[in-house]
């Protein structure tokens, strides 16, 4: 220098003019006993994000009688830690795949049980097609019958752990030595997953699904929920029912519990579709110190920082900065000058994550290749 | 905000428990029939299974994440 990997942090600045939103201060009018409140005018400040997005997880908060039992359903599944919590994060450990590498992706509870594996192949775990071996037969041969055999061939994505020796009629974990795997015991290291060593069990195909086990989840979401105001029809039709009965109580089902009569449900018709609270000071942010490998925690100090409701946070002008493209100039490039462009996206109850989108641009660590000293 | 469904040929739809080469109707193209066109008959072409990953020997189908579209709920 080029090409990459990992982590962190940013995502225009300044000035002027005209607006928009909610509060604050002053003042005027209405109002009132004084206030509160409403309206007008003026002033000075404030006003989107790293993802506000997707709504994929978790929590706060609220209601359901603060909520009980059983079955079902869903999610998660290596270890330790962090956290309000999580399916998130940090650190670590095993296997496997990708990459030359820095690194990255995926997986995991289970010695139980069940199912499936097209085509090909004899057979997809109750493995004899060819081959090999023994026995029997008579028609004595490329023969027939019955049995043994997983060494060899062939099929397949996958064929019953691998190699040598023994053994055998021929063979085979049938036996044995070594190697690989699984499970278990002991010792050492570690909080642990696990690693190393040693001993034992011949225990030994693969993949997916199901099932089982453990842990967690009550349901519904600010359209929760509370208050005020406005408006009304018990038109009519159907079903069930009139006493703890029908039915209801936002829980998939059953029970339990509670409510329960000019009733409940469905159809159909009519009315109103306004305001306030919830609502933003919170597991908040910033700086520093200490502890920790880190996620993070504790402490000192400081800051207050959007609350709209059809939905405010904008538009225009000028200057500057960075990058990209085109043009000019030039032998070419840099520099210089001119013009154009500048991403993804828009709070809606609030937080913690995850995922996805993104013009441009910064910092730190590391890897590979080439070159120079 | 909450819950759910769909995406397959130009178009409308099938596609079973993952199985061989993803099919059907209409349309399109070519030929035959006809004096010509239609009808009719014969034949043919046509797919990034919405996108990107993963699992598997094998994915339209199973899993995850996106993109687009639709439905219900005072």
């Nucleotide at each position: 220098g080029c090409a990459g990997c990992c982590g962190g942090a940013c995502g225009g600045u300044u000035u002027g003019u005209c607006g928009c939103u909610g509060g604050c201060c002053g003042u005027u009018g209405c109002g009132u006993a004084c206030a509160a409140g409403c309206a007008g005018c003026g002033g000075a400040a404030a006003g989107a994000g790293g993802a506000a997005a997707g709504u994929c997880c978790g929590g706060g908060c609220a209601a359901c009688a603060c909520a009980g039992a059983g079955c079902g359903c869903c999610a998660u599944g290596c270890u330790u830690c962090c956290u309000a919590a999580c399916g998130g994060g940090a650190a670590g450990g095993u296997g496997u795949c990708c990459g030359c590498g820095a690194g990255g992706g995926c997986a995991g509870a289970g010695c139980a049980g069940g199912g499936u594996a097209a085509c090909a192949g004899a057979a997809a775990a109750c493995g004899a097609c060819c081959g090999c071996u023994c026995c029997g037969g008579c028609u004595u041969g490329u023969c027939c019958g019955a049995a043994g055999u997983a060494a060899g061939g062939g099929u397949g994505a996958a064929a019953a752990g691998g190699u040598g020796a023994g053994g055998c009629a021929a063979g085979a974990g049938c036996u044995u030595a070594c190697c690989g795997g699984u499970c278990g015991g002991c010792a050492u290291a570690g909080c642990g997953a696990u690693a190393u060593g040693u001993c034992g069990a011949g225990c030994c195909g693969u993949a997916c699904c199901u099932c089982u086990c453990a842990u967690g989840g009550g349901u519904u979401g600010c359209a929760a929920g509370g208050c005020c105001g406005c408006a009304u029809a018990u038109a009519c039709c159907a079903a069930c029912g009139c006493u703890g009965u029908a039915g209801g109580g936002u829980u998939g089902c059953u029970c339990g519990c509670c409510c329960g009569a000019u009733g409940u449900u469905g159809g159909g018709g009519g009315g109103u579709a306004g305001g306030c609270c919830g609502c933003u000071a919170a597991a908040a942010c910033c700086u520093g110190u200490u502890g920790g490998c880190a996620a993070c925690a504790a402490c000192c100090g400081g800051u207050u920082u959007a609350g709209a409701u059809a939905a405010a946070u904008g538009a225009c002008a000028a200057a500057c900065a960075a990058c990209u493209g085109c043009c000019g100039a030039u032998a070419c490039a840099u520099c210089c000058g001119g013009c154009a462009g500048u991403a993804c996206a828009g709070a809606a109850c609030c937080c913690g994550g995850c995922u996805u989108a993104c013009a441009g641009a910064c910092c730190g660590g590391c890897u590979g290749c080439a070159u120079u000293u | 905000g909450u819950g759910c469904c769909c995406g397959u040929a130009g178009u409308u739809c099938a596609g079973u428990u993952g199985g061989u080469u993803a099919g059907a109707g209409c349309g399109u193209c070519a030929g035959a029939u006809u004096g010509u066109g239609g009808u009719u008959c014969u034949g043919a072409a046509u797919g990034u299974c919405a996108u990107g990953g993963g699992u598997u020997a094998g994915a339209g189908u199973c899993c995850c994440a996106u993109c687009g579209g639709g439905c219900a709920c005072c």
Model confidence (mean pLDDT): 77 of 100.
Predicted 3D model of RNase P RNA and transfer RNA as a complex of 447 nucleotides.
Rfam match: Bacterial RNase P class A. Gene Ontology terms of the family: dimeric ribonuclease P complex, ribonuclease P activity and tRNA processing. It is annotated as a ribozyme.